This is a predicted structure of a 331-nucleotide part of an RNA (large-subunit ribosomal RNA, domain IV) from a Candidatus Woesearchaeota archaeon. The RNAcentral record of the full RNA draws on ENA. It matches the Rfam family "Archaeal large subunit ribosomal RNA".
Context: one part of a larger RNA
RNA sequence: UCCAGUCGAGGGAAUUCGGCAAAAUAGUCCCGUACCUUUGGAAGAAGGGGUUCCUGCUACCGUAUUUGCAUAAGUGCGGAUGCAGGGCGCAGUGACUAGGGGGGUCCGACUGUUUAACAAAAACGCAGCCAACUGCUAGUUCGAAAGGAUGCGUAUAGUUGGUGAAGUCUGCCCAGUGCCUGUACUUUAAACCUCUGUUCAAGGAGGCCAAGAGCAGGUAAACGGCGGGAGUAACUAUAACUCUCUUAAGGUAGCGUAAUACCUUGCCGUUUGAAUGACGGCUUGCAUGAAUGGCUUAACGAGAUCCCCACUGUCCCCGACUGGAAGCCUC
Numbered sequence: 001u002c003c004a005g006u007c008g009a010g011g012g013a014a015u016u017c018g019g020c021a022a023a024a025u026a027g028u029c030c031c032g033u034a035c036c037u038u039u040g041g042a043a044g045a046a047g048g049g050g051u052u053c054c055u056g057c058u059a060c061c062g063u064a065u066u067u068g069c070a071u072a073a074g075u076g077c078g079g080a081u082g083c084a085g086g087g088c089g090c091a092g093u094g095a096c097u098a099g100g101g102g103g104g105u106c107c108g109a110c111u112g113u114u115u116a117a118c119a120a121a122a123a124c125g126c127a128g129c130c131a132a133c134u135g136c137u138a139g140u141u142c143g144a145a146a147g148g149a150u151g152c153g154u155a156u157a158g159u160u161g162g163u164g165a166a167g168u169c170u171g172c173c174c175a176g177u178g179c180c181u182g183u184a185c186u187u188u189a190a191a192c193c194u195c196u197g198u199u200c201a202a203g204g205a206g207g208c209c210a211a212g213a214g215c216a217g218g219u220a221a222a223c224g225g226c227g228g229g230a231g232u233a234a235c236u237a238u239a240a241c242u243c244u245c246u247u248a249a250g251g252u253a254g255c256g257u258a259a260u261a262c263c264u265u266g267c268c269g270u271u272u273g274a275a276u277g278a279c280g281g282c283u284u285g286c287a288u289g290a291a292u293g294g295c296u297u298a299a300c301g302a303g304a305u306c307c308c309c310a311c312u313g314u315c316c317c318c319g320a321c322u323g324g325a326a327g328c329c330u331c
Stems, first nucleotide, its partner, number of pairs: 001325008010316002014314001019311001027051005036041001038165001052087006060079008088092001100309007107301002112124002128163007139150004166296004171226003176223002178219005185214003192207005227245005254288001255285001266282006
């Protein structure tokens, strides 16, 4: 010096990206327990007290015995519980074992799953919701096929896709791209038919005509999309209102400086002595927005972030000690 530990005056997060690490809490019994809530929870909430030894008493239970065994009462022993008095120590779950707690916000409902060997998560899954296909010789799927799986199941079923508990909702657009339905009509290949080709044939002409396309509709919990410019109210400001260009339709409810906001450390308030932090509002949203789901949400989380209490060698500021390793000296 390194590794693993023990202790530390006073302060107590001043350390640091960040309380990382350490400390503190801890078992059990009693009392007590808020906001919120899907009434189950939250909850071991929080917070407070007891815990060892001796003695006495002890409702209750078992057993034996006595009173004439009659229900009852007494006594002995054992078990169990509680109460009181006393003893010792700084300390009685004396070692070991053994939760730190509380509050706000975001995300994901939850238990679960995952990158064996840098990621455990907000990713995946999930119950629930929705859509599509499918009437069984089904649909989907493996296989040139025979044959097999789903399934010896049958629409309360199976397959595929999206969303992701619950609550509350899910607006407008079918012009584009898909998908579905229809189609008297148009387009349209080969084959086929007719004619022609001096004979055969090639070839030529016409007719008929499938899917598809055109055409006509439907469909957004299909892929997706959801404007601009002027003017206007009796202070100012703003614009319920009006005009205009334009689109398939011009973003509704909700939320909003957001895990989304460039400007941005937006502005105001709370928190701090001081805050590019956090939270609550406002919100003209560079570039939010409704199952590519929107907004809330109790419970849950080795998730992200902020604050408070307790606690501490994280720090002020380092010191002492124990064990081990390296190194040095001697052998």